[in-house]
RNA sequence: GGAGCGAGUCGGGUGACGGCUCUUCGGCUUGCCGAGGGGAGGAAAGUCCGGACUUCAUAGAGCGCGGUGCCCUGUGAGGCUCUUCGGAGCACAAGCAGGGAGGGGGCGACCCCAUGGAAAGUGCCACAGAAAGUAAACCGCCUCGGCUUGCCGAGGUAAGGGUGAAACGGCGAGGUAAGAGCUCACCAGCGUGCGGGGUAACUCGUGCGGCUCGGUAAACCCCACCGGAAGCAAGGCCUAAUAGGGGGAGGAUGACGCUGCUCGCCGACUCCCCGGGUUGGCCGCAUAGACAGAUCGUCACACAAAGACAGAAUCCGGCUUAUAGACUCGCUCACUGU
Numbered sequence: 001g002g003a004g005c006g007a008g009u010c011g012g013g014u015g016a017c018g019g020c021u022c023u024u025c026g027g028c029u030u031g032c033c034g035a036g037g038g039g040a041g042g043a044a045a046g047u048c049c050g051g052a053c054u055u056c057a058u059a060g061a062g063c064g065c066g067g068u069g070c071c072c073u074g075u076g077a078g079g080c081u082c083u084u085c086g087g088a089g090c091a092c093a094a095g096c097a098g099g100g101a102g103g104g105g106g107c108g109a110c111c112c113c114a115u116g117g118a119a120a121g122u123g124c125c126a127c128a129g130a131a132a133g134u135a136a137a138c139c140g141c142c143u144c145g146g147c148u149u150g151c152c153g154a155g156g157u158a159a160g161g162g163u164g165a166a167a168c169g170g171c172g173a174g175g176u177a178a179g180a181g182c183u184c185a186c187c188a189g190c191g192u193g194c195g196g197g198g199u200a201a202c203u204c205g206u207g208c209g210g211c212u213c214g215g216u217a218a219a220c221c222c223c224a225c226c227g228g229a230a231g232c233a234a235g236g237c238c239u240a241a242u243a244g245g246g247g248g249a250g251g252a253u254g255a256c257g258c259u260g261c262u263c264g265c266c267g268a269c270u271c272c273c274c275g276g277g278u279u280g281g282c283c284g285c286a287u288a289g290a291c292a293g294a295u296c297g298u299c300a301c302a303c304a305a306a307g308a309c310a311g312a313a314u315c316c317g318g319c320u321u322a323u324a325g326a327c328u329c330g331c332u333c334a335c336u337g338u
Stems, first nucleotide, its partner, number of pairs: 002333009013301006020039008041309001045320002048318005053231004060263004065227005070100006079090004101115001102113004116222002121220002123216003138161002140157007169187002172184003188212001190209008235283004245274006257265002
C1' cells in the first nucleotide's frame, strides 16, 4: 500500500431576505400590525415487544386460546409479605442486555442458529428407484437342475453397481459355495461403570457391552413455565338544539356488563325498525405541538459529505428494517520492502 471483520460518530452549522406555524408582550377595527423567542429523525419508519396513562370494574374459578423453550448473570409486568399508606422487602414470566455451552459457515478476524421431546401417539418424505422404516432384490455374485452353449427355472445373497437429499455404521483382514459384524483389530455412534474440569449447559480420559433400531415437531401433538380486555378515534368537561317522537321484542324465573364459553358476581334497563335535531368548543397536549394537518425557499460564508434513507401526532424504553457520503478506533489475511 491492498483486501476484509467488528464497534462508534456525523448525516448538518452560521448569517441575511422572503414565506408558514406556535408562544410572550404591546396596539387595535377581534382580526390584523409590530417586537422578542421556538419550530421534524438516527431511524421520526415497521406496529414487533414491554411500560406509563385511561376505561371496563365490585372481585373470582375452570376450560379454551395465546406466548416462551440450551446454561448463567442483570433488568423485569403481574404476584406475595409488611406498612407510619410516603413506601420497603421477597421470589419472578416474556422481551432485552452481557457472558458461555452445543451445532453450522469462513484460511482468519468473525458470522449464523425457531437449541425441550421422534422410545406417548398420528401424519409426511414428491419424482426417480426393486425398495423410503422393523421398508428390499433392478443389474450383479454363488449353488443346483434343464438344455438349442446361450438362455430358462429353483434356492441363497445384500459385499460390488445403479436410482435418489437420504437406502439398516466406516475401513482392513479372516471366513464363506458366494456373501453379510458372521468373527477380529481400529474408528464413529449408542448404552453403561469409574475418575477429572465447570455454578450450569456441557466437556475430557478410561473400562465394559450388544453390534447400530432414518429424517421431519417455524407438521399435528406431548412436557414444563407464564398470561384479564381494550386503547388518546383511550377518556373527561362544557355549550346548543330537537319530537325526553312512533312501532316491536326481551328483562328480578335476572337486562346490560365483567368474558371467547361455562360456573359465579353485579342489579335495571337493553336490542331492532321508522322518523327528527346537533354534527360545536375546551381538557387530555407537551421548552415542535398541528387537527386535511405548520416546521420552507433563495443567496453568501466556513467546512468540504450535505445529493442517501426519508416527515413528528399521548409519552417513554428496547428490537427490526432502509441508508449517498465523510470520519475515528481495534483486529485478521496474503503479498512486497526494511
This is a predicted structure of a 338-nucleotide RNA (Bacterial RNase P class A) from an Armatimonadota bacterium.
Its mean pLDDT, the model's own confidence on a scale to 100, is 76.
Lineage of the source: Bacteria > Bacillati > Armatimonadota.
Of the family's consensus pairs, 97% are formed in the model.